The prediction has a mean pLDDT of 83.
SAM riboswitch aptamer (S box leader) from uncultured Anaerobacillus sp., 101 nucleotides, folded computationally.
[in-house]
Order: sequence, then structure tokens, then C1' cells
RNA sequence: CUUAUCAAGAGAGACCGAGGGACUGGCCCGAUGACGUCCAGCAACCUGCCGUUGUGCAAGGUGCUACUUCCAGCAAAAUGGAGUCCAUUUUGGAAGAUAAG
Repeated sequence: CUUAUCAAGAGAGACCGAGGGACUGGCCCGAUGACGUCCAGCAACCUGCCGUUGUGCAAGGUGCUACUUCCAGCAAAAUGGAGUCCAUUUUGGAAGAUAAG
């Protein structure tokens, strides 16, 4: 850079000690110890097996284990209030994350 996926799944454990959830704005999590590391677990993609081609089995390589990618961030449509404004819903993008090449 390209393609695909992002509504599910996953600990009352050990260590460490102060911020963290990508960014911005919100809103959350955190000494009832967050984040991180180890163990444990899950099974997204690759891989392997069976082959009933499956919402299958395995857990080898990455990955993941608060909140829909936590929500929105640009554009369009619809609805309701109201006067080119606000809110809600839907759709398509942008950005991000992961896997494979």
C1' cells in the first nucleotide's frame, strides 16, 4: 500500500503502582487497584484436521479478553420540533484496530 472484518466471545488469579479508554469533544474506567507484565482464557484472520463444506474440531502463528471501533467528528436522506436551527434514526464515507498478501 491492497483486500477482508469490526452488534458475539474471553479470570473474584499473581506482580506492579497512576493514570487510562488512538486523536478532538463528550461520556466512562481507576488505591473496592486501572494501565502494563505473567499465568489463565477466547477463537477474529492465517494454519492444521475431519469432511456432514459446518454457528465443525484443534489452539501452531499473529491477535484479543469494560462500555457496539463507548458515542459523535464529513456528507446525504427521513421523522419530530421549529425556521435554513436542534434532536433522533438510517445509509455512505473519513479516521482507527486486527489479519493475510